[in-house]
RNA sequence: GCCGCGAUAGCCAAGUUGGUCACGGCGCGUCUCUGAAAAAGAUGAGAUCUCGGUUCGAUUCCGAGUCGCGGCA
Numbered sequence: 001g002c003c004g005c006g007a008u009a010g011c012c013a014a015g016u017u018g019g020u021c022a023c024g025g026c027g028c029g030u031c032u033c034u035g036a037a038a039a040a041g042a043u044g045a046g047a048u049c050u051c052g053g054u055u056c057g058a059u060u061c062c063g064a065g066u067c068g069c070g071g072c073a
Stems, first nucleotide, its partner, number of pairs: 001072007010026003019056001028044005049065005
């Protein structure tokens, strides 16, 4: 330099041939329970890498870029 794959909450991670509240686990807050904790249960908050394009509508499609992993030279 070229090619491929990936980027979704603090961490891990699913997903959608474009439209409902973006699935789940760990963690975090509140409550119940307890003498108090732990455990358990209930409940809540928090996310689509950036910019642009297409579209009535983009996490999804298209282009460019950034970062990471792998391959070729």